[in-house]
RNA sequence: CAUGAUAAAGGCAAACCCGCCGAAAGACGGGGACGCAAAGCCACGGGUCUAAGACCGAGAGGUUAAGGCAGCCGGGUUGCCAGUA
Numbered sequence: 001c002a003u004g005a006u007a008a009a010g011g012c013a014a015a016c017c018c019g020c021c022g023a024a025a026g027a028c029g030g031g032g033a034c035g036c037a038a039a040g041c042c043a044c045g046g047g048u049c050u051a052a053g054a055c056c057g058a059g060a061g062g063u064u065a066a067g068g069c070a071g072c073c074g075g076g077u078u079g080c081c082a083g084u085a
Stems, first nucleotide, its partner, number of pairs: 003082002011036002016031004021026001034071001040077003044074003047069004053064004
């Protein structure tokens, strides 16, 4: 540097439930395990979700500043173990 077992050490933790923050998406803590070899970290590109506020509209609703998702796909970056090479 590359590779990744029905192995071993160690790790993370979906749905759901409780608490809590938020307008919402969603985050965080506890329980819980569907899964994961980066399911560690970074919104850089694409994607996607929300839209209290702002703008448009008679209204229904639309657009959007902005905010999320790293467990959607790329990219960047760091790193554990090992039948490895």